[in-house]
Molecule: Lysine riboswitch aptamer
Organism: bovine gut metagenome
RNA sequence: AUCAGAGGUGCGUGUGCUAUCAGUAGAGCUGUGGAAGUUUGGGAAGACUUGUGAAGCUGCUCCAAAGGAGUACACGCCGAAAGACCUGUUUUCCCGAGACAGUUCUUGGCUUGUGUCUUAAGAGGACACCGGCUGUCACCGGUUUUCCGGCGGAGCGCUGAU
Numbered sequence: 001a002u003c004a005g006a007g008g009u010g011c012g013u014g015u016g017c018u019a020u021c022a023g024u025a026g027a028g029c030u031g032u033g034g035a036a037g038u039u040u041g042g043g044a045a046g047a048c049u050u051g052u053g054a055a056g057c058u059g060c061u062c063c064a065a066a067g068g069a070g071u072a073c074a075c076g077c078c079g080a081a082a083g084a085c086c087u088g089u090u091u092u093c094c095c096g097a098g099a100c101a102g103u104u105c106u107u108g109g110c111u112u113g114u115g116u117c118u119u120a121a122g123a124g125g126a127c128a129c130c131g132g133c134u135g136u137c138a139c140c141g142g143u144u145u146u147c148c149g150g151c152g153g154a155g156c157g158c159u160g161a162u
Base pairs, nucleotide, nucleotide: 001162002161003160004159005158008078010077011076012075013074014073015072016071017070018069026062027061028060029059031057032056036049037048038047039046041095042094043093044092081107082106083105084104086102087101088100089099090098108134109133110132111131113129114128115127116126117125118124136153137152139150140149141148142147
């Protein structure tokens, strides 16, 4: 350098089904109301609706979806993948948010709890911290194969073959 592997509630993607979202948003009708309203969160510009009655509120009828979750199957894998700053693209412009891509940095994996953020949500997710379990290697000690214990490091690692 190439190839093949291991960690385990291991990682990620897609599709179907189910519940939630929610009797919510929205639509229609009636009453009230009396000048604003729509265009993703805020602002600007533009366009459109509106005294032939806007927003809001009451009543009645109809009635979603996305995202997230569970489950089944399939696929790709073991820096799998995730997160952070910055940069670029995306949307009329600015800020913010989202999606995609790139450099750098961080994280071995899982997880109770606490806090912050996100979300319709006491579900879930992200991050940080204390703790627990676990894999791996170096060193030390005991057993001296095996294995056990202590301590420490990190995946740019570890094991095997060529």